[in-house]
Molecule: transfer RNA
Organism: Candidatus Kaiserbacteria bacterium
RNA sequence: GCCCUCGUAGUUUAAUGGAUAAAACAACCCCCUCCUAAGGGGUAGCUGCAGGUUCGAUUCCUGCCGAGGGCA
Numbered sequence: 001g002c003c004c005u006c007g008u009a010g011u012u013u014a015a016u017g018g019a020u021a022a023a024a025c026a027a028c029c030c031c032c033u034c035c036u037a038a039g040g041g042g043u044a045g046c047u048g049c050a051g052g053u054u055c056g057a058u059u060c061c062u063g064c065c066g067a068g069g070g071c072a
Stems, first nucleotide, its partner, number of pairs: 001071007010025004018055001027043005048064005
C1' cells in the first nucleotide's frame, strides 16, 4: 500500500429496512433477612463520527476514525 471482518447500555450479545432498539450480568431504589449473601419486584442508561439513498436506516452506499485478520 491492497483486501476482508467488526464497532449497539458499564460488560457480553440480539435486532439485518417498519415505526417503542431487546436480553443477561453490573448500577440505583424497594421487598424479604437480626445483618450480609442469595431470592423477588421496579428505575435509569446504548446504535464510533460525518454525509448520502429511502416515506422510513442499527440494518444499504461513501468517506474518516478505531480493533482484528490476510497478501505484498